[in-house]
Description: Model confidence (mean pLDDT): 81 of 100. Predicted 3D model of a 76-nucleotide RNA (transfer RNA) from Nitrospira sp. Its Rfam family is "tRNA". By type it is a transfer RNA. Lineage of the source: Bacteria > Pseudomonadati > Nitrospirota > Nitrospirales > Nitrospira.
RNA sequence: UGGGGUGUCGCCAAGCUGGUAAGGCACCGGAUUCUGGUUCCGGCAUCCGGGGGUUCGAAUCCUCCCACCCCAGCCA
Numbered sequence: 001u002g003g004g005g006u007g008u009c010g011c012c013a014a015g016c017u018g019g020u021a022a023g024g025c026a027c028c029g030g031a032u033u034c035u036g037g038u039u040c041c042g043g044c045a046u047c048c049g050g051g052g053g054u055u056c057g058a059a060u061c062c063u064c065c066c067a068c069c070c071c072a073g074c075c076a
Base pairs, nucleotide, nucleotide: 001072002071003070004069005068006067007066010025011024012023019056027043028042029041030040031039049065050064051063052062053061
């Protein structure tokens, strides 16, 4: 430098043909318990790496950029 891939909650991770963010762990309340653990109930993303665009509507499409991974090449 060229090609390909990945980026979603603290961690892991789902998200179909664009229709308005599942789940697990952790964490925070509460119930149960002498206490802790277990178990049970509730809560936990105003927004998906960043900017811009298209659209009635974008994690999803387009564009530019950033970070990381893989392959190939170049210089030393």